[in-house]
Record summary: The prediction has a mean pLDDT of 81. The RNA shown here (c-di-AMP riboswitch aptamer (ydaO/yuaA leader)) has 138 nucleotides and comes from a Dehalococcoidia bacterium. Rfam family: c-di-AMP riboswitch aptamer (ydaO/yuaA leader). Rfam's curators write: This family represents a conserved RNA structure found upstream of the ydaO and yuaA genes in Bacillus subtilis and related genes in other bacteria. The model forms 96% of the base pairs in the Rfam consensus.

RNA sequence: CUCUGUUUUCAGCCGAACUGAGCCCUUCGGGGCGAAGGCGGGGGACCCACUUAUCGGGGUGAAUUGCACCGCAUGGUGCAUAGGCGACUUCCGACGCCGAACCCGUCAGCUUACCUCGCAGGCUUUCGGAGGGUGUUU
Numbered sequence: 001c002u003c004u005g006u007u008u009u010c011a012g013c014c015g016a017a018c019u020g021a022g023c024c025c026u027u028c029g030g031g032g033c034g035a036a037g038g039c040g041g042g043g044g045a046c047c048c049a050c051u052u053a054u055c056g057g058g059g060u061g062a063a064u065u066g067c068a069c070c071g072c073a074u075g076g077u078g079c080a081u082a083g084g085c086g087a088c089u090u091c092c093g094a095c096g097c098c099g100a101a102c103c104c105g106u107c108a109g110c111u112u113a114c115c116u117c118g119c120a121g122g123c124u125u126u127c128g129g130a131g132g133g134u135g136u137u138u
Stems, first nucleotide, its partner, number of pairs: 011124004018037002022033004038119006048109001056107001057104004065080006083098004088132007
């Protein structure tokens, strides 16, 4: 000097998956509990809607659908695609990426009141133009 791995701190991305009074412990680095606030999901009337029942049906999520091929089948592969993401934000353009997974268990339309559940996990950021903001420096 370079590469790899681990730990910690800071900044940030996808996502609802955040903030935190205060208290306790502490090797003083930090750790634990946590009021309160906030964000997201499900169930659930009148009215309205739907009529319809194994070929089951439904939910979270951007993750739906089509074609071709392979396979005994569940499925698999490839190409597309509804839709979604790319670092303050909006619009336009170009480019790149994703287009999964899981759950309920015969049962659920919408839905005030009401009831109830979650606050994980995985990562490291393209460019140009026109607006609107925020912070720092001078």